[in-house]
Context: one part of a larger RNA
RNA sequence: UUGGGCGUAAAGCGUGUGUAGGCGGUUUAUUAAGUCUGGGAUGAAAGGCUAUGGCUUAACCAUAGUUUGUUCUGGAAACUGGUAGACUAGAGUGCAGUAGAGGCAAUUGGAAUUCAUAGUGUAGCGGUGGAAUGCGUAGAUAUUAUGAGGAACAUCAGUGGCGAAGGCGAAUUGCUGGGCUGUUACUGACGCUGAGACACGAAAGCGUGGGGAGCAAAUAGGAUUAGAUACCCUAGUAGUCCACGCCGUAAACGAUGAGCACUAAGUGUCGGGCAACCGGUGCUGAAGUUAACACAUUAAGUGCUCCGCCUGAGUAGUACGGUCGCAAGACUGAAACUC
Numbered sequence: 001u002u003g004g005g006c007g008u009a010a011a012g013c014g015u016g017u018g019u020a021g022g023c024g025g026u027u028u029a030u031u032a033a034g035u036c037u038g039g040g041a042u043g044a045a046a047g048g049c050u051a052u053g054g055c056u057u058a059a060c061c062a063u064a065g066u067u068u069g070u071u072c073u074g075g076a077a078a079c080u081g082g083u084a085g086a087c088u089a090g091a092g093u094g095c096a097g098u099a100g101a102g103g104c105a106a107u108u109g110g111a112a113u114u115c116a117u118a119g120u121g122u123a124g125c126g127g128u129g130g131a132a133u134g135c136g137u138a139g140a141u142a143u144u145a146u147g148a149g150g151a152a153c154a155u156c157a158g159u160g161g162c163g164a165a166g167g168c169g170a171a172u173u174g175c176u177g178g179g180c181u182g183u184u185a186c187u188g189a190c191g192c193u194g195a196g197a198c199a200c201g202a203a204a205g206c207g208u209g210g211g212g213a214g215c216a217a218a219u220a221g222g223a224u225u226a227g228a229u230a231c232c233c234u235a236g237u238a239g240u241c242c243a244c245g246c247c248g249u250a251a252a253c254g255a256u257g258a259g260c261a262c263u264a265a266g267u268g269u270c271g272g273g274c275a276a277c278c279g280g281u282g283c284u285g286a287a288g289u290u291a292a293c294a295c296a297u298u299a300a301g302u303g304c305u306c307c308g309c310c311u312g313a314g315u316a317g318u319a320c321g322g323u324c325g326c327a328a329g330a331c332u333g334a335a336a337c338u339c
Stems, first nucleotide, its partner, number of pairs: 003311004007293002012307001014200004021193003025087007033080002035076008047067008090190001091187003094183005102176007109153001114148007124135002161168002205246006214240002219235004257306006265284008288295002312339003321332004
């Protein structure tokens, strides 16, 4: 291993594209591989199982039947498969609309912080629970004008929208992906899932070159404290930003894999439609499910298909080996022993 499971107890790969494989709509004809059925051959004996009998019983022994199967041959044709043809309800294309922070690039904008220069102005400012370090008579803080530079885009803003996920929020332009609605014009099962594989993948981190306003690991100082390698304060470097290349992990969460079908209602909101209705996104709840909490047409209900994963706790996501990586490390992943 069978089985039972995977929202919170162990367990859904972070997400997609897709190869092999598995599974697959309606219908006609045919085939006979699977399937069902008749017959033959083989399946040594012992052994096993069932029944009956013999040693007083049992062990033991005897008799009869049986023992997955393999193969040859005849037949059946509902279902699965194969072949040939047809169909349109799945899927896709066209046409007409439409919403959107979907992506990439370029250009532009205003508010604010900081800095610089100049003016006004004078002794404080800043900071805290309270202080101090710090800044300031070489004129700060405050205020006015001008300039520089970087980063982020208030209001609109909404259990609102878009995206496969990560994620996406100033404006304009260009390029570009996907969705939804209507129509039923076209193709005619072209579908679903998906081991490997490939692609994308927050933040931090790494490499090279830029950039650097604010913030801020490290670090320094001031406090607090018994101590304070912290919490608080003043400074402050990597980093945060850009380009290119790596890394490949997160409570990557709805802690809920994808697809299809079915199973009460009520109500808010977004998009389309004249409407009926269709597609998202929320709430409350029926049946049902659940250990409970709760879930409930956006299922954790009822079924089917395919994939992934779990199998007491610790040791341990460790050791060893392998693959990948510049490194950090990632992926794969035990055992002894203890309970």
Predicted 3D model of a 339-nucleotide part of an RNA (small-subunit ribosomal RNA, central domain) from an uncultured Erysipelotrichaceae bacterium. Its Rfam family is "Bacterial small subunit ribosomal RNA". Gene Ontology terms of the family: structural constituent of ribosome and ribosome.